[in-house]
Context: one part of a larger RNA
RNA sequence: GAACGAACGCUGGCGGCGUGCCUAACACAUGCAAGUCGAGCGCGAAAGUCUUCGGAUGGGUAGAGCGGCGCACGGGUGAGUAACACGUGGGUAAUCUCCCUUUAGGUCUGGGAUAACCCGGGGAAACUCGGGCUAAUACCGGAUAAGACCACGGUACGAGAGUACUGUGGGAAAGGUAGGGGCCUUCUUCGGAAGCCUUACUCCUUUAGAUGAGCCCGCGGCCCAUCAGCUAGUUGGCGGGGUAAUGGCCCACCAAGGCUAAGACGGGUAGCUGGUCUGAGAGGAUGAUCAGCCACACUGGAACUGAGACACGGUCCAGACUCCUACGGGAGGCAGCAGUGGGGAAUCUUGCGCAAUGGACGAAAGUCUGACGCAGCAACGCCGCGUGAGUGAUGAAGGUCUUCGGAUCGUAAAGCUCUGUCGGCAGGAACGAUGGUUUACGUAGAUAACACAUACGUAAGCUGACGGUACCUGCAAAGGAAGCACCGGCUAACUCUGUGCCAGCAGCCGCAGUAAGACAGAGGGUGCAAGCGUUGUUC
Numbered sequence: 001g002a003a004c005g006a007a008c009g010c011u012g013g014c015g016g017c018g019u020g021c022c023u024a025a026c027a028c029a030u031g032c033a034a035g036u037c038g039a040g041c042g043c044g045a046a047a048g049u050c051u052u053c054g055g056a057u058g059g060g061u062a063g064a065g066c067g068g069c070g071c072a073c074g075g076g077u078g079a080g081u082a083a084c085a086c087g088u089g090g091g092u093a094a095u096c097u098c099c100c101u102u103u104a105g106g107u108c109u110g111g112g113a114u115a116a117c118c119c120g121g122g123g124a125a126a127c128u129c130g131g132g133c134u135a136a137u138a139c140c141g142g143a144u145a146a147g148a149c150c151a152c153g154g155u156a157c158g159a160g161a162g163u164a165c166u167g168u169g170g171g172a173a174a175g176g177u178a179g180g181g182g183c184c185u186u187c188u189u190c191g192g193a194a195g196c197c198u199u200a201c202u203c204c205u206u207u208a209g210a211u212g213a214g215c216c217c218g219c220g221g222c223c224c225a226u227c228a229g230c231u232a233g234u235u236g237g238c239g240g241g242g243u244a245a246u247g248g249c250c251c252a253c254c255a256a257g258g259c260u261a262a263g264a265c266g267g268g269u270a271g272c273u274g275g276u277c278u279g280a281g282a283g284g285a286u287g288a289u290c291a292g293c294c295a296c297a298c299u300g301g302a303a304c305u306g307a308g309a310c311a312c313g314g315u316c317c318a319g320a321c322u323c324c325u326a327c328g329g330g331a332g333g334c335a336g337c338a339g340u341g342g343g344g345a346a347u348c349u350u351g352c353g354c355a356a357u358g359g360a361c362g363a364a365a366g367u368c369u370g371a372c373g374c375a376g377c378a379a380c381g382c383c384g385c386g387u388g389a390g391u392g393a394u395g396a397a398g399g400u401c402u403u404c405g406g407a408u409c410g411u412a413a414a415g416c417u418c419u420g421u422c423g424g425c426a427g428g429a430a431c432g433a434u435g436g437u438u439u440a441c442g443u444a445g446a447u448a449a450c451a452c453a454u455a456c457g458u459a460a461g462c463u464g465a466c467g468g469u470a471c472c473u474g475c476a477a478a479g480g481a482a483g484c485a486c487c488g489g490c491u492a493a494c495u496c497u498g499u500g501c502c503a504g505c506a507g508c509c510g511c512a513g514u515a516a517g518a519c520a521g522a523g524g525g526u527g528c529a530a531g532c533g534u535u536g537u538u539c
Stems, first nucleotide, its partner, number of pairs: 001539004006535005013385006019378002021343001026341003030338003035069003040066002043063001048057003076296003086220007095213002100209002104205003108142004117132006149170009176201006184195004222268003229259003234256004239251003271293004275286004298319005321332004349375001351374003357371001358369004388418004398409004422480001424475005432466001435463010483528005488509003494523005504511002
């Protein structure tokens, strides 16, 4: 000199954009943060209103339940980890991949339950038990099997691992829902229902892809040798188990190996990276915000479900802590967003909205979304603007200094003439929506079809948290808006008074003991400026 997630002191007008628990991975009151689907399925209220007291309507609405998908994403934190955790480059002939796209085919025929509901029981509660009824795209059989997979074989290629072709045997699904329909068939309470055709979605097997993930390897990046030897599942083999998959990952047996001054083992510290800061660079330091990866979710352990977890707002066990209890037993986990206590030099609102972007579910309308978009607080940072402009010499008054002549503050003020940024008041008023969605109409392909549905187009309606905000216009008015540090040298800036080695200053040198340019005050000056200094840390 530069920098900062800063703090402290004095001061403080506005705006834009960012940033904001670095400490106790300390404990947490309260609210919200993950649901959705009736176009998978069976049930199904009440209040209210009307009433001829039968009931009707509300309404097949709300709602719980079965079932599907999601909850493994998004969000937080950095405790642990010196490790294939990360970065980079490879390998997987040792692997998996829901949803999505794509290839080829299929979707036949049966069955038994169970929740909800009703009845009964236990319990303070959390909850739970027994009996009975019922549905499905829930569950379980049988048929079919091109291909894929598995078991046992064969042929070709290949050094081998293996690849390609092929024989025998094994194993799948839901035809369910929604819309439309001319002819035809069956049933009919004559309303219609079923079959049939068609459109869309869904289901099963399969090919390839995309995406995501697992595993393995080369190289790279901290300190201590006052850590020098470490190791028995240890190192390797054979056989098995396990896994999606290789492997001592695990097990039985066999062998005695394996690592190490190119630093093993041990100890300390630490999430890693893109980056960030500094520096001419080399380098040094660092890893807030943003982005990628990893790890964790009160502490320790474990598995279940699932395409994916050994799962932050799931389950089980143990522990500590807190709470409820009828003492028998139960409930909980903010390192999600706000917020509270505590710790600390120190770090914000228990706000608004799903309008946009993104996500989950849904055919869609839509619902949910503390992700996100915004607003609030804080000079915490960067950037921009303002605090007026012109003119004005009797160089006013006053202050300070003085050699008493004057000098200086100083065109500074006053005065005169203007302007109107910001702030104030009033009026108008957005972009973000060229999007989304509903209805009507038209066109296209599809279709038996001029239906429905889909795609595109046109018209109309609806849709903004921010926000009556930005912005624009008008009105009045110089009015409301400057401080902080320093002035001995380094280092830009000097005198007076007070004090008298005292009080004090100080980054270093040093200053102060009676004329102190170094202390304190004043006048003046210098430097920065809505900031200025100090402290801390890094280069």

Notes:
A computed fold for a 539-nucleotide part of an RNA from an uncultured Pseudomonadota bacterium, annotated as small-subunit ribosomal RNA, 5' domain. The RNAcentral record of the full RNA draws on ENA, Greengenes and SILVA. Its mean pLDDT, the model's own confidence on a scale to 100, is 83. Rfam family: Bacterial small subunit ribosomal RNA. Gene Ontology terms of the family: structural constituent of ribosome and ribosome. Its Rfam clan is "SSU clan".